Predicted 3D model of a 105-nucleotide RNA (SAM riboswitch aptamer (S box leader)) from an Anaerolineae bacterium. Lineage of the source: Bacteria > Bacillati > Chloroflexota > Anaerolineae. Rfam family: SAM riboswitch aptamer (S box leader). Rfam's curators write: The SAM riboswitch is found upstream of a number of genes which code for proteins involved in methionine or cysteine biosynthesis in Gram-positive bacteria.
[in-house]
RNA sequence: CACUCAUCAAGAGCGGUGGAAGGUAACGGCCUUGUGAAACCGCGGCAACCCCCGAAGCGUUGGGAAGGUGCCAAAUCCGUCAGAGAUUUCUCUGGAAGAUGAGCG
Numbered sequence: 001c002a003c004u005c006a007u008c009a010a011g012a013g014c015g016g017u018g019g020a021a022g023g024u025a026a027c028g029g030c031c032u033u034g035u036g037a038a039a040c041c042g043c044g045g046c047a048a049c050c051c052c053c054g055a056a057g058c059g060u061u062g063g064g065a066a067g068g069u070g071c072c073a074a075a076u077c078c079g080u081c082a083g084a085g086a087u088u089u090c091u092c093u094g095g096a097a098g099a100u101g102a103g104c105g
Base pairs, nucleotide, nucleotide: 001105003103004102005101006100007099008098013043014042015041016040017039021032022031023030026080027079028078029077044072045071046070049068050067051064052063053062054061055060076097081094082093083092084091085090
């Protein structure tokens, strides 16, 4: 980097350094930010994909959290493409794209 599968409306922040951006590359909207953005470090936490112990017997289920990841504003912040409903711009479904994990080349 490609491919396959699963999940993505829940949950969980303080301190230090830093010093102006950030939330998906783009566009539109909306929002966070000098009452301190990104990034890095320390500590803390969330969750339970891998993992561990059972039940049960092939696809589920109960529990755990030492270890490998991940995550800790807002639905993956919302939209962009297609369809359905409603009818004045709204709702729903799916897709695309993306993120994370596991596997594989």